[in-house]
RNA sequence: CGUGCUAGGCGGGGCGCUAGCGGUGCCCUAUAACCCUCAAUCCGCUCUAGCGGGGCUGAAUUCCCUCCCGAGGGGACGACGCCCGAGGUCAGCGCCUUUUCUUGUGGCGGUGAUGGUUCGGUCCCGUCGCGAUGUAGGCCCGUGAACCAGGUCAGGUCCGGAAGGAAGCAGCCUUAAGCGGUUCCCUGCAGGCGCGGCGGGGGUGCUGGCCGGAGUCACGGAAGCGGUAGCCCCUCGGGUGCUCACCUCAGAGGCGGGUGCACG
Numbered sequence: 001c002g003u004g005c006u007a008g009g010c011g012g013g014g015c016g017c018u019a020g021c022g023g024u025g026c027c028c029u030a031u032a033a034c035c036c037u038c039a040a041u042c043c044g045c046u047c048u049a050g051c052g053g054g055g056c057u058g059a060a061u062u063c064c065c066u067c068c069c070g071a072g073g074g075g076a077c078g079a080c081g082c083c084c085g086a087g088g089u090c091a092g093c094g095c096c097u098u099u100u101c102u103u104g105u106g107g108c109g110g111u112g113a114u115g116g117u118u119c120g121g122u123c124c125c126g127u128c129g130c131g132a133u134g135u136a137g138g139c140c141c142g143u144g145a146a147c148c149a150g151g152u153c154a155g156g157u158c159c160g161g162a163a164g165g166a167a168g169c170a171g172c173c174u175u176a177a178g179c180g181g182u183u184c185c186c187u188g189c190a191g192g193c194g195c196g197g198c199g200g201g202g203g204u205g206c207u208g209g210c211c212g213g214a215g216u217c218a219c220g221g222a223a224g225c226g227g228u229a230g231c232c233c234c235u236c237g238g239g240u241g242c243u244c245a246c247c248u249c250a251g252a253g254g255c256g257g258g259u260g261c262a263c264g
Stems, first nucleotide, its partner, number of pairs: 001264005008057003011029005019046005034054003038050001063258003067254002072249004078244002080241009092231002094228003098224005104219005115211003119208004123201009133190006140181004149174004157166003
């Protein structure tokens, strides 16, 4: 140097599962990531850690090892940003009530403004009267007793020599208890019905009377007192974001090193 073999290789990583290692599963990676069967109530193994079968490549750019780099993944919560919850804070902003001052316009005002008033109303409670409503009863009407309600009692019965009496069924009439109806009327009862009287209470607002005699209200501006946690701000807690940092795993790639057998 040539030929033929063998070891090895023909993706890797993260999550999850597992006593642990791989696989099927989900995700990532730079589209080259061999084929067949098995497999998430799992499948196959045991630190030499997928079993079985087949194909390609094959001792070096392709295999093994250290180191460098770091696509990507995971972890933790450190800063920072955002969101949520709780607490604080009114010396900042906003909002609200109120006081004072001021500018002009408009409204109201001697047919009486603001204001004052041990005077009232509106409001609440109690009570009474009237009315309405509801309900019950009464009055009224009708019906209503075989016998144990009344009146009248045919027929018949009884007493009597007769005259005449007695009791009394049916029927009819009236009525008791009961049943039914009822516009008005009478009585009782009821109450978040209405009006009014009396008493008590309460009183921010509105309003009437009386007193009084000229301003007052609204809009705009300024200042002050008080309140309000809506905003800003502070603290704590929770969540989220790879934005930065930290830890960890790590593909592709890079430097270096290592590594068979047989024959000619």
Description:
Bacterial large signal recognition particle RNA from a soil metagenome, 264 nucleotides, folded computationally. Of the family's consensus pairs, 83% are formed in the model. The coordinates come from a structure-prediction model, not an experiment, and the mean pLDDT is 78. Its Rfam family is "Bacterial large signal recognition particle RNA". Rfam classes the family as a non-coding RNA gene. Rfam describes the family as follows. The signal recognition particle (SRP) is a universally conserved ribonucleoprotein involved in the co-translational targeting of proteins to membranes. The family is grouped with related families in Rfam's "SRP clan".